Context: one part of a larger RNA
Molecule: large-subunit ribosomal RNA, domain IV
Organism: Verrucomicrobiia bacterium
RNA sequence: AUCUCUCUAAGGAACUCGGCACAUUAGCCCCGUAACUUCGGAAGAAGGGGCGCCCGGUGGCGUCAGAUUAUAUCAAAGCGUUGCCGGGCCGCAGUGAAAGGCGCUCUGCGACUGUUUAACAAAAACACAGCUCUGUGCGAACUCGCAAGAGGCGGUAUACAGAGUGACAAGUGACCAAUGCGGUAAGAUUAAGGCAAGGGGUCAGCCGUAAGGCGAAGCUCUGAACCCAAGUCCCCGUGAAUGUCGGCCGUAACUAUAACGGUCCUAAGGUAGCGAAAUUCCUUGUCGGGUAAGUUCCGACCUGCACGAAUCUUGUAACGAAAGAGCGACUGUCUCGGAGAGAGGCUCG
Numbered sequence: 001a002u003c004u005c006u007c008u009a010a011g012g013a014a015c016u017c018g019g020c021a022c023a024u025u026a027g028c029c030c031c032g033u034a035a036c037u038u039c040g041g042a043a044g045a046a047g048g049g050g051c052g053c054c055c056g057g058u059g060g061c062g063u064c065a066g067a068u069u070a071u072a073u074c075a076a077a078g079c080g081u082u083g084c085c086g087g088g089c090c091g092c093a094g095u096g097a098a099a100g101g102c103g104c105u106c107u108g109c110g111a112c113u114g115u116u117u118a119a120c121a122a123a124a125a126c127a128c129a130g131c132u133c134u135g136u137g138c139g140a141a142c143u144c145g146c147a148a149g150a151g152g153c154g155g156u157a158u159a160c161a162g163a164g165u166g167a168c169a170a171g172u173g174a175c176c177a178a179u180g181c182g183g184u185a186a187g188a189u190u191a192a193g194g195c196a197a198g199g200g201g202u203c204a205g206c207c208g209u210a211a212g213g214c215g216a217a218g219c220u221c222u223g224a225a226c227c228c229a230a231g232u233c234c235c236c237g238u239g240a241a242u243g244u245c246g247g248c249c250g251u252a253a254c255u256a257u258a259a260c261g262g263u264c265c266u267a268a269g270g271u272a273g274c275g276a277a278a279u280u281c282c283u284u285g286u287c288g289g290g291u292a293a294g295u296u297c298c299g300a301c302c303u304g305c306a307c308g309a310a311u312c313u314u315g316u317a318a319c320g321a322a323a324g325a326g327c328g329a330c331u332g333u334c335u336c337g338g339a340g341a342g343a344g345g346c347u348c349g
Stems, first nucleotide, its partner, number of pairs: 002343007010335002014333001019330001027051005036041001038167001052089012066074003090094001102328006109320002114126002130165007142151003168315004173245003178242002180238004187233003193227002198222005205214003246264005273307001274304001285301005
């Protein structure tokens, strides 16, 4: 020097990404306890007081000789147990050791208990009760299997399956043009296939002096028109289906701004609510608060690069080994070190 531990003047987070780690708190009894709230909670809120031993006095409870109006009730002494009152004793200290909550405030996220990356992630991720949509009438839909068959279910729409959202409260706007799904069946389009006009090849035969020409049946190659399904086009519906939710110009008696007007485009142009946000680039936006000083934090503003309504929106008591900020207490985290105990390290074996 390293590791584990103990103590440390004065200060007390100045340490650091960050109070990480340490320290403080701690048990039982009594008093007392705010905002908020879903009236259950919050709450051990917070914040206080007491606690040992000895002596004396005085109660409660249990047991019990016994008594009585006798399936019951009452009950002396003693014993056990547990209080109260008074006095006294000792120490720095009486839950004397060990064990044994630090507390409070604001905010974002997720309602909650739960689940998860066995061995770097426990979370704001997953699940959840609740809500909604879709499918399914039972030999159900759906899933596994080639099938038989099985699950679903010895269940029956208050059921089962699939999807999304995720307690609760208030709410959940516009667009069906695109994509998807459902419906309709008039028209358009449309495959194999069916029917088959026609055409080609071959050839008996016929014509011709010849070259050559014509050419039935059969076989064969091909084949127009016509008939014909779903689908698609077309039409209608559908958003808690996938999704989408504008631009430019002008205008009020200071200025600024624009309730108002014009114009272009669109399927329709973002409603309520929220907003520099787990979303804000510019940005440490601006103002206010807190600090001597605050890129974080809290409250506002709105110029939303690029919030927004079940990929839910905004709130919300309770809850969280979760995230950010502050206050108190506390401390060797630090100013800034120091002292001490033990261990390994060295030698032999």